RNA sequence: CGGGUCGGCCAGACCAUCGCGGCGCUGCACGUGAUGAUCACGCAGCGUCGAGGAAAGUCCGGGCUCCACAGGGCAGGAUGGUGGGUAACGCCCACUCGGAGCAAUCCGCAGGCCAGUGCCACAGAAAACAGACCGCCCGGCUGGUCCCAGACCGGGUAAGGGUGAAACGGUGGUGUAAGAGACCACCAGCGCCGCAGGUGACUGCGGCGGCUCGGCAAACCCCAUUCGGAGCAAGGCCGAACAGGAUGCGCUAUCAGGGCUGCCCGCCCGAGCAUCCGGGUUGGCUGCUUGAGGCCCGUGGCAACACGGGACCCAGAUGGAUGAUGGUCCACGACAGAACCCGGCUUACCGGCCGGCCCGCCCC
Numbered sequence: 001c002g003g004g005u006c007g008g009c010c011a012g013a014c015c016a017u018c019g020c021g022g023c024g025c026u027g028c029a030c031g032u033g034a035u036g037a038u039c040a041c042g043c044a045g046c047g048u049c050g051a052g053g054a055a056a057g058u059c060c061g062g063g064c065u066c067c068a069c070a071g072g073g074c075a076g077g078a079u080g081g082u083g084g085g086u087a088a089c090g091c092c093c094a095c096u097c098g099g100a101g102c103a104a105u106c107c108g109c110a111g112g113c114c115a116g117u118g119c120c121a122c123a124g125a126a127a128a129c130a131g132a133c134c135g136c137c138c139g140g141c142u143g144g145u146c147c148c149a150g151a152c153c154g155g156g157u158a159a160g161g162g163u164g165a166a167a168c169g170g171u172g173g174u175g176u177a178a179g180a181g182a183c184c185a186c187c188a189g190c191g192c193c194g195c196a197g198g199u200g201a202c203u204g205c206g207g208c209g210g211c212u213c214g215g216c217a218a219a220c221c222c223c224a225u226u227c228g229g230a231g232c233a234a235g236g237c238c239g240a241a242c243a244g245g246a247u248g249c250g251c252u253a254u255c256a257g258g259g260c261u262g263c264c265c266g267c268c269c270g271a272g273c274a275u276c277c278g279g280g281u282u283g284g285c286u287g288c289u290u291g292a293g294g295c296c297c298g299u300g301g302c303a304a305c306a307c308g309g310g311a312c313c314c315a316g317a318u319g320g321a322u323g324a325u326g327g328u329c330c331a332c333g334a335c336a337g338a339a340c341c342c343g344g345c346u347u348a349c350c351g352g353c354c355g356g357c358c359c360g361c362c363c364c
Base pairs, nucleotide, nucleotide: 001360002359003358004357005356006355007354008353009352010351012329013328014327015326016325017324018323020050021049022048023047024046025045026044027043028042031041032040033039052335056346057345059344060343061342062341063340064231065230066229067228076227077226078225079224080223081095082094083093084092085091096110097108098107099106100105111222112221116220117219118216119215120214133161134160135157136156137155138154139153140152141150142149143148144147169187170186171185172184173183174182188212190209191208192207193206194205195204196203197202235286236285237284238283244277245276246275247274248273249272255270257269258268259267260266293312295310296309297308298307299306300305330333
């Protein structure tokens, strides 16, 4: 310098004017809350804060809330190497094993097919404790000339050919009519045992065994672990009118109650009236944002992360704010926007900046 790989950060910048939502302070009192009150809503000014790395998909895990719940089991779902992290996880970190790559690094849906059942396309004779299509060998038969040939018949054979993703270990030898783990040596693989290392998955070495047992569990299934349901339209408070209920008084009058009326008399109306309870309406308030919070420093740890200290407050709407206009500049601006909160995963995305590592080439 070029190529690759991994990680982190940014997501147009600045200024002016106008506007919107939350909070705080100050002021106002026309309106609403019976009246008053500066108390709330409201109005004005000032200050301050005002979307994201994914706010998204709603796919996992938790907090919170209500309901359910003695204990155990069945059914059903989820997860699946080992150790650690965490509130928890299907997430993250480290390692093991397998695979890709020269490497950095990346990928893995990584328990069990000697518990059972099932499946293995096409091709092929045959697809599981198999199989004779070609070939090889033996015998018979036929033909001719002792021996050879045959498109015929019976049998042996898995060494060779051919099919396939896969054909019942590989190489060499013994053996045989031809062959075959039938037998032998070495190798591969499987199972068991021992020793050594490691917390462990696992790894290394040695010995023994039958001579070899196919693949698929993202097929049913088995094993181990784990899982109650619903969700902020959860839930709580206030709440007129109107059902309904309880109590008291009254019911044709020796009258409850109401109106004229502040009170008494009087007059009129008059069969119900008063109090309490009550359900909770797309009514209001709350839940609502200070939180497993991010940042800096230190300590422990390979790391995920944990602990200690410091300073910080960073949207909270509910017809739902975060915008508009103008100017200057550049590399000319992508995907996209909160709605109870948090940890992840996945998906979308114009581009830019920084760093670690690997490979190649060149120069000193």